[in-house]
RNA sequence: GAAUGCCAAAGCCAAACCUGCCGAAAGGCAGGGACGGAAAGCCACGGAUCUUCCCUUGUCCAAAGAAAGACCGCCGGGUUGCCAGA
Numbered sequence: 001g002a003a004u005g006c007c008a009a010a011g012c013c014a015a016a017c018c019u020g021c022c023g024a025a026a027g028g029c030a031g032g033g034a035c036g037g038a039a040a041g042c043c044a045c046g047g048a049u050c051u052u053c054c055c056u057u058g059u060c061c062a063a064a065g066a067a068a069g070a071c072c073g074c075c076g077g078g079u080u081g082c083c084a085g086a
Base pairs, nucleotide, nucleotide: 004084005083006085012037013036017032018031019030020029021028022027035073041079042078043077045076046075047074049070050069051068052067055065056064057063
């Protein structure tokens, strides 16, 4: 230094749910809260999954298309980090 991670040490993050705010929505942010996590740190690059205000088509409905968005605690990938046999 890399791989690896099994009950160590120092710490870290924070699901569901509740409250407030933002958003058409998926969802996000903050506070509370812990289901869990060795990257449950960061990145939307590939896939999966989710949303549909606007736009086009359409018999106003329904629906379809296109486009935009969400999600890294779904998987893969990229990248950075603590410890090292207690």
Molecule: c-di-GMP-I riboswitch aptamer
Organism: Sulfurovum sp.